[in-house]
RNA sequence: GCCAAGGUAGCUCAGUUGGUAGAGCACCGGUCUGAAAAACCGGGUGUCGCCAGUUCGACUCUGGCCCUUGGCA
Repeated sequence: GCCAAGGUAGCUCAGUUGGUAGAGCACCGGUCUGAAAAACCGGGUGUCGCCAGUUCGACUCUGGCCCUUGGCA
């Protein structure tokens, strides 16, 4: 340099012919306990990498850029 896959919650990842974003773990609050752990109840804590385009509407489609991983040279 070229090709491919990927970038979504603190972490690991889902997310449907485009229609208002979720799970597990973690974390916070509460119940229980002498106290803690476990258990149970409640709480999502997000500019969906950035910019632009298409569309009534974009995490999703298109273009450019940035970053990560793998392959080729």

Transfer RNA from a Candidatus Coatesiibacteriota bacterium, 73 nucleotides, folded computationally. The RNAcentral record of the sequence draws on ENA. The organism belongs to Candidatus Coatesiibacteriota, within Bacteria. Its Rfam family is "tRNA". Gene Ontology term of the family: triplet codon-amino acid adaptor activity. The coordinates come from a structure-prediction model, not an experiment, and the mean pLDDT is 80.